[in-house]
RNA sequence: UUCUUAUCAAGAGUGGUGGAGGGACCUGCCCUGUGAAGCCCGACAACCUGCUUUUUGCAAGGUGUCAAAUCAGCGAUUUAAUCAUCGAAAGAUAAGAA
Numbered sequence: 001u002u003c004u005u006a007u008c009a010a011g012a013g014u015g016g017u018g019g020a021g022g023g024a025c026c027u028g029c030c031c032u033g034u035g036a037a038g039c040c041c042g043a044c045a046a047c048c049u050g051c052u053u054u055u056u057g058c059a060a061g062g063u064g065u066c067a068a069a070u071c072a073g074c075g076a077u078u079u080a081a082u083c084a085u086c087g088a089a090a091g092a093u094a095a096g097a098a
Stems, first nucleotide, its partner, number of pairs: 001098008013041001015040003021031003025073001027072002042066003046063003049059003070090001074087004
């Protein structure tokens, strides 16, 4: 990098540093000097793992995560319109394989 499978409505910061961006992506919309990203610390517990009374449990070693349902986006149903519901695409994460 590609493929397969599973998950994506739960959960988590009034901390330090930093000083202008951030939310994958075009567009929209949103967050942000009442302090963005990054880094440190802290936290959470999805997958793997360990323990266990075998589960709506515990741990926190690996990966991951800590605004908004994966923020929306494309299609179908519905609506006056929004909303809502379902599905897809693309994406993210994990485990396995090539």